This is a predicted structure of an 83-nucleotide RNA (c-di-GMP-I riboswitch aptamer) from a Pseudomonadota bacterium.
It matches the Rfam family "c-di-GMP-I riboswitch aptamer". Rfam links the family to the GO term cyclic-di-GMP binding.
RNA sequence: UACUGAUAAAGGCAAACUCGCCGAAAGGUGAGGACGCAAAGCAACCGGUCUAAGGGAAAUCCUAGGACGGCGGGGCUGCCAGU
Numbered sequence: 001u002a003c004u005g006a007u008a009a010a011g012g013c014a015a016a017c018u019c020g021c022c023g024a025a026a027g028g029u030g031a032g033g034a035c036g037c038a039a040a041g042c043a044a045c046c047g048g049u050c051u052a053a054g055g056g057a058a059a060u061c062c063u064a065g066g067a068c069g070g071c072g073g074g075g076c077u078g079c080c081a082g083u
Base pairs, nucleotide, nucleotide: 002083003082004081005080012037013036017032018031019030020029021028022027035070041076042075045073046072047071048068049067050066054063055062056061057060
């Protein structure tokens, strides 16, 4: 430096759900809690998904400057072990 994650050690993160706060919502965040994760670390670049306040149409539709990295791809960085 590249590849791999079967075993081990040190540790890390934390789904659902509950409560508080923020938000129109999707969702975020703090605490509790662990389904899982070898990038479940970072970031919306491409695709995808969610929401629709405002705006548009007109009677329930359209629309992202809002979200999701624990949906796929690509990018950047990193621990341990092995080759």